Predicted 3D model of a 102-nucleotide RNA (Glycine riboswitch aptamer) from an Anaerolineales bacterium. The model forms 90% of the base pairs in the Rfam consensus. NCBI's taxonomy places the organism under Bacteria, Bacillati, Chloroflexota, Anaerolineae, Anaerolineales. It matches the Rfam family "Glycine riboswitch aptamer". Clan: Glycine riboswitch clan.

RNA sequence: AUCGGGCAUAGGGAAGAGACCCAUCCCAUCGGGCACCGAAGGGGCAAAUCCUGGAAAUACGCGCAGGAUGAAACUCUCAGGUAAAAGGACCCUAUUCCCGUA
Numbered sequence: 001a002u003c004g005g006g007c008a009u010a011g012g013g014a015a016g017a018g019a020c021c022c023a024u025c026c027c028a029u030c031g032g033g034c035a036c037c038g039a040a041g042g043g044g045c046a047a048a049u050c051c052u053g054g055a056a057a058u059a060c061g062c063g064c065a066g067g068a069u070g071a072a073a074c075u076c077u078c079a080g081g082u083a084a085a086a087g088g089a090c091c092c093u094a095u096u097c098c099c100g101u102a
Base pairs, nucleotide, nucleotide: 003100004099005098006097008095009094010093011092012091013090018034020033021032022031035082036081037080041078042076043075044074048069049068050067051066052065053064
């Protein structure tokens, strides 16, 4: 160089669920009430690995008990969301930088 990976930035795509009821001229926020969604963020865990104990016992390992690490688009629904707008995991393209690759 090329290709791959990572952070960031820009552009594009991007779902779900009440424009719910009361109060309020309407929306948002605030007050009260019920019903929902999962894709900002956050929490939880499987296998596996490791440690300790115990059992056995010449010795090691498995089976037993406890603990640690341990993923998600799974799960929880804390947060957020349930017309539009905004946001939005994730995907694509481009660019700077970083890492690896001759």